[in-house]
RNA sequence: GCGAGGUUGGCUCAGUCGGUAGAGCGUAGGUCUCAUAAUCCUAAGGUCGUGAGUUCGAUUCUCACACCUCGCA
Numbered sequence: 001g002c003g004a005g006g007u008u009g010g011c012u013c014a015g016u017c018g019g020u021a022g023a024g025c026g027u028a029g030g031u032c033u034c035a036u037a038a039u040c041c042u043a044a045g046g047u048c049g050u051g052a053g054u055u056c057g058a059u060u061c062u063c064a065c066a067c068c069u070c071g072c073a
Base pairs, nucleotide, nucleotide: 001072002071003070004069005068006067007066010025011024012023013022019056027043028042029041030040049065050064051063052062053061
C1' cells in the first nucleotide's frame, strides 16, 4: 500500500425487509435471613465509533475518515 471482518449501556453480545434498541453478567434499591450469599422483584445506565448523503423516517442502505483483528504484498 491492497483486501476481508469488526466498532451497539461498565463487560460479553443480539438486533430479521429501514419504522422511535434488547438480553446475560455487573451496579443500586427492595424481598428473604440472626447475618452474608443465593433466589425473587424493581430501577438506573445508550449522541448504536465520527462526519456527511439518500429517505417521511437510518443501528440497518451509500460515501469519507478514525480505531481494532486477520490475510496479501
This is a predicted structure of a 73-nucleotide RNA (transfer RNA) from Gaertneriomyces sp. JEL0708. It matches the Rfam family "tRNA". Gene Ontology term of the family: triplet codon-amino acid adaptor activity. The family's RNA type in Rfam is transfer RNA. Model confidence (mean pLDDT): 83 of 100. The RNAcentral record of the sequence draws on ENA.